[in-house]
Context: one part of a larger RNA
RNA sequence: CUGGGCGUAAAGCGCGCGUAGGUGGUUUUGUAAGUUGAAGGUGAAAUCCCCGGGCUCAACCUGGGAACUGCCUCCAAAACUGCAUGACUAGAGUACGGUAGAGGGUAGUGGAAUUUCCUGUGUAGCGGUGAAAUGCGUAGAUAUAGGAAGGAACACCAGUGGCGAAGGCGACUACCUGGACUGAUACUGACACUGAGGUGCGAAAGCGUGGGGAGCAAACAGGAUUAGAUACCCUGGUAGUCCACGCCGUAAACGAUGUCAACUAGCCGUUGGGUUCCUUGAGAACUUAGUGGCGCAGCUAACGCAUUAAGUUGACCGCCUGGGGAGUACGGCCGCAAGGUUAAAACUC
Numbered sequence: 001c002u003g004g005g006c007g008u009a010a011a012g013c014g015c016g017c018g019u020a021g022g023u024g025g026u027u028u029u030g031u032a033a034g035u036u037g038a039a040g041g042u043g044a045a046a047u048c049c050c051c052g053g054g055c056u057c058a059a060c061c062u063g064g065g066a067a068c069u070g071c072c073u074c075c076a077a078a079a080c081u082g083c084a085u086g087a088c089u090a091g092a093g094u095a096c097g098g099u100a101g102a103g104g105g106u107a108g109u110g111g112a113a114u115u116u117c118c119u120g121u122g123u124a125g126c127g128g129u130g131a132a133a134u135g136c137g138u139a140g141a142u143a144u145a146g147g148a149a150g151g152a153a154c155a156c157c158a159g160u161g162g163c164g165a166a167g168g169c170g171a172c173u174a175c176c177u178g179g180a181c182u183g184a185u186a187c188u189g190a191c192a193c194u195g196a197g198g199u200g201c202g203a204a205a206g207c208g209u210g211g212g213g214a215g216c217a218a219a220c221a222g223g224a225u226u227a228g229a230u231a232c233c234c235u236g237g238u239a240g241u242c243c244a245c246g247c248c249g250u251a252a253a254c255g256a257u258g259u260c261a262a263c264u265a266g267c268c269g270u271u272g273g274g275u276u277c278c279u280u281g282a283g284a285a286c287u288u289a290g291u292g293g294c295g296c297a298g299c300u301a302a303c304g305c306a307u308u309a310a311g312u313u314g315a316c317c318g319c320c321u322g323g324g325g326a327g328u329a330c331g332g333c334c335g336c337a338a339g340g341u342u343a344a345a346a347c348u349c
Base pairs, nucleotide, nucleotide: 004320005319006318007303008302012317014201015200016199017198021194022193023192025088026087027086029084030083031082033081034080035077036076037075039073040072041071042070049065050064051063052062053061054060091191092188093187094186095185096183097182098181099180103177104176105175106174107173108172109171110154115149116148117147118146119145120144121143125136126135162169163168206247207246208245209244210243211242215241216240220236221235222234223233258316259315260314261313262312263311266294267293268292269291270290271289272288273287274286275285276284277283278281298305299304322349323348324347331342332341333340334339
């Protein structure tokens, strides 16, 4: 390489968009590149294979045949693929009417709570723990009442509920904006799928500049615990967490399950639409798009999966090939840095 694989054994890029490429619905006519058949030429000899012959046999040598699965020329066929051409509507999309939603962005508003400050009441404790101590407090704390400031997060509703490609998204209002579902018609007429490179988005932490800073809290300090305690527990506490702009580009970025399409028993919930029925209700049946639980066939090493497949198939991409060395070194590219990405070998078991 062929082959075999990728939920958990090695293996699905974190997720989109999309270039080249690969693949591609129904049908008409043509063409003949692929395809199929016939003929001719060539495919050196030796080797390989078959049938013989010669060395006493064999290896070896040797005669004949077959083969050389290939290439070229020409003729024919036209089913399939391609190409050209005309048509179609079942894929895809557009227009129109509705629906649900923490989808995204900007601005504004709100209440509860924590903290701090001011004022009043009030007096000796508070706080914390397994128990304590550090800490706070007679310069009046904790508690309680009123007022003010400021930042961050939005209890209940809340639901294997919803939305989003993923990351993710949860108070309320307005504006801007993306997508989905659904209904009945009309339109376009294969416009599609995937996608190497490329490009965009991408939790948390981290970085740069400037703000902000209530609570929490790496580092750090102190108190405990302990043989020790650079920890777990406690009292404090700085970066950070928040905002704007710019980087970083990684996660158990998980469903550890790539995307798209078709097919293959059912049953029970739930969310958003639609249709029908009547006994008009907290209704029933059907259907469709999600989201869950079970379960047959089938699959699986087993666990399990099972119309949301890990079943049966097709298209395209990515990835794997014993453990360690190592996701490391070197080099390249990217980054302010931290580092990221691409990615070995010696050696060893």